[in-house]
Molecule: TPP riboswitch aptamer (THI element)
RNA sequence: CCCGUCUCAUGGGGGUGCCCGAUAUCCGGGCUGAGAGGCAUCGUGCCAACUCCUUGAACCUGAUCCGGGUCGUGCCGGCGGAGGGAUUUGGGAUGACAGGCCA
Numbered sequence: 001c002c003c004g005u006c007u008c009a010u011g012g013g014g015g016u017g018c019c020c021g022a023u024a025u026c027c028g029g030g031c032u033g034a035g036a037g038g039c040a041u042c043g044u045g046c047c048a049a050c051u052c053c054u055u056g057a058a059c060c061u062g063a064u065c066c067g068g069g070u071c072g073u074g075c076c077g078g079c080g081g082a083g084g085g086a087u088u089u090g091g092g093a094u095g096a097c098a099g100g101c102c103a
Base pairs, nucleotide, nucleotide: 001100002099003095004094005093006092007091008090009088011053012052013051014050017031018030019029020028021027037047038046039045040044059084060083061082065078066077067076068075
C1' cells in the first nucleotide's frame, strides 16, 4: 500500500410481496423485511425512501422448483463452491488478526 469499518463526491443497478375487513374502486388493519411508497399510464415510465456496485446473495434466472411452517406469502431452509448481474488506482478518517505486495 492492497484489505476491513465509517464518511463524502461522482456515475449506475435493483425489488416493491402476502393476508383480513363485503373488496369491484377507494380506504383501514395485519405478517416478514433495510425497503412492500407516491404519481401518471394501462406496454410501462417518472419520483421518493431503502439497498447494492466485480473481494459483487442488492437483485434476476432456475421456479407454476423441493422440504418445513403459516390464514397466506421467497415466511424459513435447500437449490447456491449453480448461472447471470451495476463506477472511479476518486477524497478523508480509523484499524485487531490473517493474507498479499513494496521499501